Transfer RNA from Tieghemiomyces parasiticus, 71 nucleotides, folded computationally. Lineage of the source: Eukaryota > Kickxellomycota > Kickxellomycotina > Dimargaritomycetes > Tieghemiomyces. The coordinates come from a structure-prediction model, not an experiment, and the mean pLDDT is 81.
This record gives sequence, structure tokens and C1' cells, in this order.
RNA sequence: GCGCAGAUGGUUUAGUGGUAUAAUUAUCGCCUGCCACGCGAUAGACCGGGGUUCGAUUCCCCGUCUGCGCA
Repeated sequence: GCGCAGAUGGUUUAGUGGUAUAAUUAUCGCCUGCCACGCGAUAGACCGGGGUUCGAUUCCCCGUCUGCGCA
């Protein structure tokens, strides 16, 4: 330099053109004589820019970063 794959809460992860799933985490509450376990509630995310579309996390282009392969 070229090609391929990927980027989603603090961390791990599902998902797909119609206001994103779960776990973990944090806080609060219930339970307990107390802690832990368990249960419930709340908080927390689509890498950046542009395009297509009524509507983009999803499709297209460029860029950044990560991994793999080729040279």
C1' cells in the first nucleotide's frame, strides 16, 4: 500500500428500515436481628461526517480505530 471483518450503556452482549435486548455495574426499596443471597424499581449506549428514505443503529460513501490476510 491492497483486501476482508468489526465498532451498540462504565464492562460484556442481542438485534434489526419504524422511539435497542439481556447480563453485569451504580443508587433506592423489600426480605433479614445484621451482612450476604434473592426480589423489585430507577439510571446508563448504537465510533465521527455525509448521502438515500416519510423514517437510518440497520442500506451506500468517506474518515478514525481494532483484528486477520496479502504484498